[in-house]
RNA sequence: AGAGUUUGAUCCUGGCUCAGGAUGAACGCUGGCGGCGUGCUUAAGACAUGCAAGUCGAACGCAGCCGCCCCGCAAGGGGUGGCUGAGUGGCGAAUGGGUGCGUAACACGUAGGUGACCUGCCCGGAAGUGGGGAAUAACAGUCCGAAAGGACUGCUAAUACCGCAUGCGGUGCACGGGUUUUGAAGCCGUGCUCCAAAGGUACUCGAAAGGGUGCCGCUUUCGGAGGGGACACUGGCACUGACACACGGGCCAGACUCCUACGGGAGGCAGCAGUCGGGAAUAUUGCCCAAUGGACGAAAGUCUGAGGCAGCAACGCCGCGUGCGCGAUGAAGGCCUUCGGGUCGUAAAGCGCUUUUCGGGUGGAUGAGAGCGGACAGUACACCCGGAAUCAGGUACGGCUAACUACGUGCCAGCAGCCGCGGUAAAACGUAGGUACCGAGCGUUAUCCGGAUUUACUGGGCGUAAAGCGCGUUCAGGCGGUCGGGCAAGUCGGGCAUGAAAUCUCUCGGCUCAACCGGGAGAGGUUGUCCGAUACUGCCGGACUGGAGGGCAGUAGAGGGUGGUGGAAUUCCGGGUGUAGUGGUGAAAUGCGUAGAGAUCCGGAGGAACACCAGUGGCGAAAGCGGCCACCUGGACUGCACCUGACGCUGAAACGCGAAAGCUAGGGGAGCGAACGGGAUUAGAAACCCCGGUAGUCCUAGCUAUAAACGAUGUUGACUAGGUGUUGGCGGUCUAAACCCCGUCAGUGCCGCAGCAAACGCAUUAAGUCAACCGCCUGGGGACUACGGCCGCAAGGUUAAAACUCAAAGGAAUUGACGGGGACCCGCACAAGCAGCGGAGCGUGUGGUUUAAUUCGAGGCUACGCGAAGAACCUUACCAGGGAUUGACAUGACGGUAGUAGUGAAGCGAAAGCGGAACGACCCUUCGGGGAGCCGUCACAGGUGAUGCAUGGCUGUCGUCAGCUCGUGCCGUGAGGUGUUUGGUUAAGUCCACUAACGAGCGCAACCCCUAGUGCCAGUUACAAGUGUCUGGCGCGACUGCCGGUAUUAAGCCGGAGGAAGGUGGGGAUGACGUCAAGUCAGCAUGGCAGUUACGUCUGGGGCUUCACACAUGCUACAAUGGGCGCAACAAAGGGCAGCAAUACCGCGAGGUGGAGCAAAUCCCAAAAAUACGCCCCCAGUUCAGAUUGCAGUCUGCAACUCGACUGCAUGAAGGCGGAAUCGCUAGUAAACGCAGGUCAGCUAUACUGCGUUGAAUACGUUCCCGGGUCUUGUACACACCGCCCGUCAAGUCACCCGAAUUGUUUUCACCCGAAGCCCGUGGCCCAACCGUAAGGAGGGAGCGGUCGAAGGUGAGAGGGGUAAGGGGGACUAAGUCGUAACAAGGUACCCGUACCGGAAGGUGUGGGUG
Repeated sequence: AGAGUUUGAUCCUGGCUCAGGAUGAACGCUGGCGGCGUGCUUAAGACAUGCAAGUCGAACGCAGCCGCCCCGCAAGGGGUGGCUGAGUGGCGAAUGGGUGCGUAACACGUAGGUGACCUGCCCGGAAGUGGGGAAUAACAGUCCGAAAGGACUGCUAAUACCGCAUGCGGUGCACGGGUUUUGAAGCCGUGCUCCAAAGGUACUCGAAAGGGUGCCGCUUUCGGAGGGGACACUGGCACUGACACACGGGCCAGACUCCUACGGGAGGCAGCAGUCGGGAAUAUUGCCCAAUGGACGAAAGUCUGAGGCAGCAACGCCGCGUGCGCGAUGAAGGCCUUCGGGUCGUAAAGCGCUUUUCGGGUGGAUGAGAGCGGACAGUACACCCGGAAUCAGGUACGGCUAACUACGUGCCAGCAGCCGCGGUAAAACGUAGGUACCGAGCGUUAUCCGGAUUUACUGGGCGUAAAGCGCGUUCAGGCGGUCGGGCAAGUCGGGCAUGAAAUCUCUCGGCUCAACCGGGAGAGGUUGUCCGAUACUGCCGGACUGGAGGGCAGUAGAGGGUGGUGGAAUUCCGGGUGUAGUGGUGAAAUGCGUAGAGAUCCGGAGGAACACCAGUGGCGAAAGCGGCCACCUGGACUGCACCUGACGCUGAAACGCGAAAGCUAGGGGAGCGAACGGGAUUAGAAACCCCGGUAGUCCUAGCUAUAAACGAUGUUGACUAGGUGUUGGCGGUCUAAACCCCGUCAGUGCCGCAGCAAACGCAUUAAGUCAACCGCCUGGGGACUACGGCCGCAAGGUUAAAACUCAAAGGAAUUGACGGGGACCCGCACAAGCAGCGGAGCGUGUGGUUUAAUUCGAGGCUACGCGAAGAACCUUACCAGGGAUUGACAUGACGGUAGUAGUGAAGCGAAAGCGGAACGACCCUUCGGGGAGCCGUCACAGGUGAUGCAUGGCUGUCGUCAGCUCGUGCCGUGAGGUGUUUGGUUAAGUCCACUAACGAGCGCAACCCCUAGUGCCAGUUACAAGUGUCUGGCGCGACUGCCGGUAUUAAGCCGGAGGAAGGUGGGGAUGACGUCAAGUCAGCAUGGCAGUUACGUCUGGGGCUUCACACAUGCUACAAUGGGCGCAACAAAGGGCAGCAAUACCGCGAGGUGGAGCAAAUCCCAAAAAUACGCCCCCAGUUCAGAUUGCAGUCUGCAACUCGACUGCAUGAAGGCGGAAUCGCUAGUAAACGCAGGUCAGCUAUACUGCGUUGAAUACGUUCCCGGGUCUUGUACACACCGCCCGUCAAGUCACCCGAAUUGUUUUCACCCGAAGCCCGUGGCCCAACCGUAAGGAGGGAGCGGUCGAAGGUGAGAGGGGUAAGGGGGACUAAGUCGUAACAAGGUACCCGUACCGGAAGGUGUGGGUG
């Protein structure tokens, strides 16, 4: 100090998340020691038991016990001392200790004030220390009560109580005297300044202040240390006292608990331990007063759960240890492996050493500042002995973030802080090995701060990301021009006082170090006070004119209001002319019209709006304002520089204005026109289109207060290059007057520099640079919402949340892709043509169906006569059955084998196989044997098993389309752009020109092959011969080279000449970067996965050949341009030895017999066919067509039943040119015709691949369909339009709002009742002290009354909470329903306000915006 996450990528905005530190913590796993700290955060819940405040006999009396002395024989008496007990009395108990309920307050902090007060013990000073009196507790007796406790009578003391004396002193009152400084208040006078001139009352509104109650934000604060305050079961109250309204005192009320004899009583752990309860969670009913401190006491001393210690707990911080050195065969073992090895790893073992710690033993403190006295503690510490001995875990390893492999799992189980992992090769789950990081701990959770400049004082923003109020006026407030003077509040400097301690920083020191502790210094402030300064701000006063306002003279204008008035047009009404349509649309229909429309002419009525002028022209604060005239009225601008003299700017609240729609009342109503009706369109059409049409639109009066009320840009002032339009004025110049031109002020546009900005862009009309003031924003959704308040007649407006949910939502720009966007261009793409397909029969393929099996793959174009260039067996992968199991095939190891390997009879069997008679070997040799073979065992073989979404290779397609990129430079923050765009041109990113680009690569073209012409050479088997034909080889030839025109004197294009061929001559081979997870694991190869007497292998048979159907692709036809018969011609390219086969003979024929010739320019296949010529047929289901079927045959083959081809005879089906739709082809092409080849025993080939023969038609053209290329535009798409996406409905889950009612709680007000208690009053009653001889008095008390008064009661409200029938929307949830609203011109441009309507998105009207 930053990082991850929105996108295909980029920049920005913006939220979410992480890394750090901390804690009175808790939880999980683990756990050796020590030191120092810390330890109920929840129930201020309730508490058993013990202890936590007593002490003093030197204040006093009494009682008990134990002594001593004296008298006495004793009983007993007197005196004195100690201990104990309660009592009177004194001091203490108001401290210490606990808790965090309450408290937002003078509670705390800080600095002051008290002329308004008190202060025990303690300290300093001064004085005094006389004399009387009356009681009472204890005690005794009697009595009441269960107890707690109490009553009466009697006795008694005091440092208890009451008078008196004394009076240093204190206090009150009265009188007299005094006051310089200082403080406060009042009054008077003087000077200056300011203000006022109608009030009173009631109600209402606003503001300010105070109070109550809630909500929100901030705050590491009642956990520890120090300090202050509060509380003591809840509430109230006082008493005593120096101090209390009193934690371990009292009284009363209340709740709760306990005792009880039921009559009454007792109690208060938020003291220390401890218990129950609550909770995620927090310790011992310990020791000691030795130390420190406290109470009492003269003291000894007593008391002290304050305190000192110990115990429990890794709860925190700090320290230490679990060993150190050497040690490679890199052991064993684990894990991985490419099988070579790598790694754990010097790690271990082993050798040597040490002993912190541990165990045992011995000694043994400081803490105790005169002596004695130590809970801790036989502790710390020291020494000796023993022995590496007693001691390591936790988390993580996809990125952030340090650390990687294997196996298992297979969108399962699971992980996850964010992004995200998991659907068979997971570094992300689980396990293991390894590694990383910490280490007696490590992780997790919770909370706080940080990062977050993400509330911005330091230190943010508001054109488009969230954010400028719709506009103005203005009170308060904030801010305020120039020059003097005064004051000194702000401000600045200095002094003094204070800002406790602890904490923090620095430094020094003490525990072995550290933590911890101690000393010193520093830091810390809106503090107080005194002195000083006076620039700035402020205050008081004086002056000024530049800001502001006024005056005078002019100017422009749809500025506002009222009243008049005008013409054009629409509609309606009346009349005339006139006849069949009109109107409307993409096309129609509804509508209107023979009862006379529409058209046309004349007349009339009425309402609304004002063409042209008209303009990024004008005016207005905005909304807004448009014929003409008059009246009333607001503002602006210019010139002059005459007046006032800062009078100013902004502006919370308030007030006013405020389009359209809408509302109320009354008018008005021509046109238009929500709703509504009808007609169309459509799958539907609640819409778009059409015909009608009501509110409304218009006026008057009053509401409403919202808009994309927008420049999405608050108001005001100042400053900062210019250029060019335009509106209104003024000046100059010029002119006869003007215009033009120059300058200037005010407005309004465009372009553009600096600067700014994420970019787009803004740029003197700022979004630049500053100043003043106001408003507003803080992730998206929920939500322009709910509740509440205010406003409104209503519609609704305004103010405005939360739960919940998401990891984004967004802005600008980039590259693509796409568009029912645009421009240009190309292609048998359309068009123009020719021939087809789709109908029939048949062939073949596919789907489906069937089956034991009908093996598998291929699936729009780019699967379907495709893999298959040959399924009867084989092939063959499929099915049912029969076999063998190291195997049909390869390699290796071990063992065995001599009549061994091999051949293999009989028999069983469908074969495979089983079986085994008989025959019967080889190579090398050192003569032992070895090799090969065979048998057995083990490794393994083998597989057309799955995965083409793990792959290689190959292939299809876009597409033979003209594109795809790179280097350097330049531009841009960047993605990226430029180059490659543009103008021409081309088949072409082909070439030329221009050009911040210049070059280059892969593609194009060319180079290669075939073909067309020709020269030369050679020539067998071609030719009778030849300079020819033919064959082969080597060359030539074509390059826009020549001419003309045109074009930018370019590239090129057009025409021509020559030439066999002319503008790439024709054809082929050749396929850029890439796309489709395209195809292929069954051609081959191949990873990992699964199977192994079977998913491998052998075998006979069956199936791949099924058949109601459907599709694809072909063949043959439907006939006369034809069919049949006869006769006669003309090819090219191929193939041939298990082959092609001639002549000849046999057969109607397929074919047979036979075999010359030929490994082939020699021989053969081989007949080419269409064609020509001649004859027949005569438009018919035919002399067309040939399916189907019967019979008889031929050939191949082990074998033609399933299931071959061919031949002959017979049979003679559908079919008469094919619906919607659709394919091919631009020339030697289409069409027609035959020939050959591969595969192959044969063949279902009509297929495929080639070959030649005959040989057309048409192309105006690029509007449209399809595909493609380039540029441009829009985009909410990027899995890229087969995209994205909206709303209703249906289902589930969750939170929320409303809600009749119900429940408890807090609180306010009114009234009732009213405890204790203080105070006040009080006739009678009671009373020792004083007065009085007494009576009585003074004084006091009880009782009673009263004020106040807690709790309680009644009633009425208010606040917040729980439950809730039902209602409402919202959010979320792989594959539900309906539509298609938005994003492209999204197919009706979209959006905003408003109104109506509609299953829903939405539609329509009206005004507005352009985003």

Record summary: Predicted 3D model of a 1411-nucleotide RNA (small-subunit ribosomal RNA) from a soil metagenome. The coordinates come from a structure-prediction model, not an experiment, and the mean pLDDT is 82. The sequence is in RNAcentral, with records from SILVA. It matches the Rfam family "Bacterial small subunit ribosomal RNA".